[in-house]
RNA sequence: GCCGACAUGGCUCAGGGGUAGAGCAGCCGCCUCGUAAGCGGCAGGUCCCGAGUUCGAAUCUCGGUGUCGGCU
Repeated sequence: GCCGACAUGGCUCAGGGGUAGAGCAGCCGCCUCGUAAGCGGCAGGUCCCGAGUUCGAAUCUCGGUGUCGGCU
């Protein structure tokens, strides 16, 4: 230098055009003599950045940034 994959709550990941979800972690409660486990609930992300397409974009297109891998 070229090619590819990935970027979404604190962490690990779903979601592939119609107002963003799970598990774990956090907080509150139930249960227990108490703790853990278990059960119920709450909070938390304008989806890496910019532009385009569209009535509507996390999702499609283009550019950029970062991480990982491959080739030279």
The RNA shown here (transfer RNA) has 72 nucleotides and comes from a Dehalococcoidia bacterium. RNAcentral holds the sequence, with entries from ENA. The organism belongs to Dehalococcoidia, within Bacteria. Its mean pLDDT, the model's own confidence on a scale to 100, is 83. Rfam family: tRNA.